[in-house]
């Protein structure tokens, strides 16, 4: 430098015909137990990476950038 792909909870990850988003693990609190693992309920926890356009509305679509991972070229 060029093409692509991915950024979403503390982790590992879904998700959407555009109308303020979810799952397990973990966290907190209750039940159950003699206690504890286990199961059972109930709750916190999100700038959906950043910036900018379209639109009444953008996490979702459309540009730029940043980061991640791959391939290609190219110079030495």
């Nucleotide at each position: 430098g060029c093409u692509c792909u991915c950024a979403u909870a503390g982790c590992u990850c879904a998700g959407g015909c555009g109308g303020u988003a979810g799952a397990g693990c973990a966290c907190u609190c209750c039940c159950u137990u003699g206690g504890u693992a286990a199961g059972g309920g109930a709750g916190a926890g999100g700038u959906c990476c950043c910036c900018g356009g379209u639109u009444c509305a953008a996490u979702u679509c459309c540009g730029g950038g940043u980061g991640u991972g791959a391939g290609c070229a190219c110079c030495a």
A computed fold for a 76-nucleotide RNA from a Gammaproteobacteria bacterium, annotated as transfer RNA. Rfam family: tRNA. Its family is annotated with triplet codon-amino acid adaptor activity in the Gene Ontology. The sequence was found in a public genome assembly. Its mean pLDDT, the model's own confidence on a scale to 100, is 81.